Predicted 3D model of RNase P RNA and transfer RNA as a complex of 450 nucleotides. It holds a member of the Rfam family "Bacterial RNase P class A". It is annotated as a ribozyme.
RNA sequence: UGAGUAGGCUGGGCGGUCGCGGCGUUCGCCUUGAGCGAACCUCGAGGAAAGUCCGAGCUCCAUUGGGCAGGGUGCUUCGUAGCGCGAAGGCGGGGUGACCCGACGGAAAGUGGCACAGAAACGACACCGCCGAUGGUCCGCCAGCGGUGGACACAGGCAAGGGUGAAAAGGUGCGGUAAGAGCGCACCAGCGUCGUGGCGACAGGACGGCUGGCCAAACCCCACCUGGAGCAAUUCCAAAUAGGGGAGCUUUGGAGUGGCCCGCUCCGCUCCCGGGUUGGAAGCUAGAGGCGUGCGGCGACGCGCGUCCCAGAUGAAUGGCCGCCUCGGGUCUUCGGACCUCAGACAGAACUCGGCUUACAGGCCUACUCGCUUU
RNA sequence: GGCGGCAUAGCCAAGUGGUAAGGCAGAGGCCUGCAAAGCCUUUAUACCCCGGUUCAAAUCCGGGUGCCGCCUCCA
Numbered sequence: 001u002g003a004g005u006a007g008g009c010u011g012g013g014c015g016g017u018c019g020c021g022g023c024g025u026u027c028g029c030c031u032u033g034a035g036c037g038a039a040c041c042u043c044g045a046g047g048a049a050a051g052u053c054c055g056a057g058c059u060c061c062a063u064u065g066g067g068c069a070g071g072g073u074g075c076u077u078c079g080u081a082g083c084g085c086g087a088a089g090g091c092g093g094g095g096u097g098a099c100c101c102g103a104c105g106g107a108a109a110g111u112g113g114c115a116c117a118g119a120a121a122c123g124a125c126a127c128c129g130c131c132g133a134u135g136g137u138c139c140g141c142c143a144g145c146g147g148u149g150g151a152c153a154c155a156g157g158c159a160a161g162g163g164u165g166a167a168a169a170g171g172u173g174c175g176g177u178a179a180g181a182g183c184g185c186a187c188c189a190g191c192g193u194c195g196u197g198g199c200g201a202c203a204g205g206a207c208g209g210c211u212g213g214c215c216a217a218a219c220c221c222c223a224c225c226u227g228g229a230g231c232a233a234u235u236c237c238a239a240a241u242a243g244g245g246g247a248g249c250u251u252u253g254g255a256g257u258g259g260c261c262c263g264c265u266c267c268g269c270u271c272c273c274g275g276g277u278u279g280g281a282a283g284c285u286a287g288a289g290g291c292g293u294g295c296g297g298c299g300a301c302g303c304g305c306g307u308c309c310c311a312g313a314u315g316a317a318u319g320g321c322c323g324c325c326u327c328g329g330g331u332c333u334u335c336g337g338a339c340c341u342c343a344g345a346c347a348g349a350a351c352u353c354g355g356c357u358u359a360c361a362g363g364c365c366u367a368c369u370c371g372c373u374u375u
Numbered sequence: 376g377g378c379g380g381c382a383u384a385g386c387c388a389a390g391u392g393g394u395a396a397g398g399c400a401g402a403g404g405c406c407u408g409c410a411a412a413g414c415c416u417u418u419a420u421a422c423c424c425c426g427g428u429u430c431a432a433a434u435c436c437g438g439g440u441g442c443c444g445c446c447u448c449c450a
Base pairs, nucleotide, nucleotide: 001371002370003369004368005367006366007365008364009363010362012325013324014323015322016321017320018319020044021043022042024040025039026038027037028036029035030033046346050357051356053355054354055353056352057351058230059229060228061227065262066261067260068259070226071225072224073223074222075089076088077087078086079085090104091102092101093100094099105221106220110219111218112215113214114213127162128161129158130157131156134155135154136152137151138150139149140148141147142146170188171187172186173185174184175183189211190210191208192207193206194205196203197202234282235281236280237279244273245272246271247270248269249268253267254266255265256264275449276448289308290307291306292305293304294303295302296301328341329340330339331338332337376446377445378444379443380442381441382440385399386398387397393430401417402416403415404414405413423439424438425437426436427435
C1' cells in the first nucleotide's frame, strides 16, 4: 500500500424558540366531576420498537389430575428462569490463509418409495459379453469298458468389461483361475470385537475378510420436552335497553375453551336472533432492569459492591422552525486551502422480558490473514 | 394489538414427491342471409418470491411478500 477475515461501537451534536403526551406541585373556574383550564418542574422510541418464529413471566380455564393421540427438539459437555438460544469442543465440508458453513441420533428393528431407462433398483439379475475346468454329444490317435488331443456352445459356471441410470452390491493394484470373484495379499474406505486417552461427542491402536445401496425436511424407532387460551387475557364501576323471540339438551343429558376417554365442578343451562352502550378504572410499567467496578471461569456466564429510575398513549404524544459545529456529498485548486450544499439508511413503542430471524445510508475502533513495494 | 387461513394461465379450479387435469374466456373453422346457440380444431412465460432436503419439489422444510377472515363492553 492493495485485497480480505472476525469481533465490537455508532445511527448526528449544542443552543434558542413554538408545540404535543405522561407523573408531580401550585393556582383559578363552577356545571363539584377520579371535571376543565393555566403556570412551573421533570420524563418522553429502536437497534431492530418489525416479523410474531421460539422460550418465559402474568391472567383465566379445577390449585390442570390420569391415560391415549398429537406436536416439538435431535453430535457432546456446559451456561441459563427457560428455549429450537448462547459458549467451548467433536465430526464432516469449503477457503492459499485469517476464518467460514452444517436440521449433524438411528437405514444392521420393521413398513414403504426409488418415475423414465435398464437384464436387474435390494439380499435382485444376465441383454451384449467371458468361460465351458466339470458333465454331455461328435471327431481323431493308442492293442485298450481306459487314456489323450480337438470341435460344439447343450447342461452349466462368471460378473471382469460394455451398455442403462441420480444410484448397479466396497475402491485401486498384484496374484490366482477354464473364465472370474475378498478367492488370497498390500494399501485405502466402512463395520464389528478388545485395550488406551478423553466427563463426553470422539480420537488413535491391535485383531477379524465381516463388505449390509439411497431416502427418516417418508411412516417409524430411540432419547428428552410438551394441558389449552391469550392483556381485545382477566377484574371492577357507571350508563342504557325488551330479561323479548327461536333452537338444542331432560340425567345413558347439557355445559364448564382442551382432539378423544376417564376424573372433577354446576344443574335451567348453553347457543343463535333481537336489544342497549360506544364511557371510566385496575391489569400498566422497578424489571431474570440499566451503568460502573472487583472477583471466579478459556468462554457463554455467575457472585459481590456502588449508583441510577429511564415513555405509558388509547383516532393513540415523541414534532416544526432558526443559528452554530461536525460527518458526508459537489466544484475549483498554486495541494496550503477556498466556495456551495447539508443530515440524507432501515424504520415508529401499545402487558412485560430473554433470544432468533429479517431490513438498514454513512461512519468509527480492535485483532488477525494473504499479496506487493521500500528500508 | 392478538390469533388463524390462503396464493396454480385473463377468471374459476383439480393435483400433496415422478409429463401440471378440467371448465369459462381468447383465436381459427363449420353452420347462418347476418348473428346467437351448437359442433370441430387450437394457443401460452400458469404453480407468489428466495434458499434448503431429494436423483427429482406446485407438493416436504426454513425465510420473505401480498391478500382474506375472526377476537371489544352490558343485560